C1' cells in the first nucleotide's frame, strides 16, 4: 500500500552584488559580448573547511542554508540551492 523514502524526465517559481574604470578586439557606424589589468562587492551551480559525538588517550570518522570566496556571479539573457505540479521506476529501504 488510494503507495511514505530515494531515483529519472518535462515544465513552472526562485535571491543576493558595479550596465565599475583604461587598453584592445568588435558586420558600414554604435551597442552587446570577448581578452588584457585594476579596485569594489555576492553566495543559493561546483569546490574547500569545522562542532558535538566516538575513544583510556590519539587518530579516523564527523552535517549544513554555517565558514571561506578556488571557481562561478554582480543590467537583461543564461545560469541558480531549495522548492512545486505532472509522468515513470521503486515499494516502507521512513
Nucleotide at each position: 500500500a488510494u503507495g511514505a523514502a530515494g531515483a529519472u524526465a518535462a515544465g513552472g517559481g526562485g535571491a543576493g552584488a558595479g550596465c565599475u574604470u583604461a587598453c584592445a578586439u568588435g558586420a558600414u557606424c554604435u551597442u552587446a559580448a570577448u581578452g588584457u589589468a585594476a579596485c569594489g562587492c555576492c553566495g543559493a551551480a561546483g569546490g574547500a573547511g569545522c562542532a558535538a559525538g566516538c575513544u583510556u588517550a590519539a587518530g579516523a570518522c564527523g552535517a549544513a542554508u554555517c565558514u571561506c570566496u578556488c571557481a562561478g556571479g554582480c543590467a537583461a539573457a543564461a545560469a541558480g540551492a531549495c522548492u512545486c505540479u505532472u509522468a515513470u521506476c521503486g515499494g516502507a529501504c521512513a

The prediction has a mean pLDDT of 80. Predicted 3D model of a 94-nucleotide RNA (Glycine riboswitch aptamer) from Oceanobacillus indicireducens. Its Rfam family is "Glycine riboswitch aptamer". About the family: This family represents the bacterial glycine riboswitch.